[in-house]
RNA sequence: GCGGGUGUAAUUCAGUGGUAGAAUUUCUGCUUCCCAUGCAGACCGUCGUGGGUUCGAGUCCCAUCGCCCGCU
Numbered sequence: 001g002c003g004g005g006u007g008u009a010a011u012u013c014a015g016u017g018g019u020a021g022a023a024u025u026u027c028u029g030c031u032u033c034c035c036a037u038g039c040a041g042a043c044c045g046u047c048g049u050g051g052g053u054u055c056g057a058g059u060c061c062c063a064u065c066g067c068c069c070g071c072u
Base pairs, nucleotide, nucleotide: 001071002070003069004068005067006066007065010024011023012022013021018055026042027041028040029039030038048064049063050062051061052060
């Protein structure tokens, strides 16, 4: 330099154009003599960045950045 993959909550991951979700963690409550387990609830996202298409984009297109793999 060329090609491919990947980027979403504190963490691990879903999400095939129509209100962004789950689990874990944290906090609160219930349960218990106490702890643990269990149950219920709460908090947590400018979806890597910037543009474009569209009535509407996490999703499609372009560029760019980080990481990983391959080729040279």
The RNA shown here (transfer RNA) has 72 nucleotides and comes from a Nostocaceae cyanobacterium. RNAcentral holds the sequence, with entries from ENA and Rfam. Rfam family: tRNA. By type it is a transfer RNA. From the family's description: Transfer RNA (tRNA) molecules are approximately 80 nucleotides in length. NCBI's taxonomy places the organism under Bacteria, Bacillati, Cyanobacteriota, Cyanophyceae, Nostocaceae. Its mean pLDDT, the model's own confidence on a scale to 100, is 80.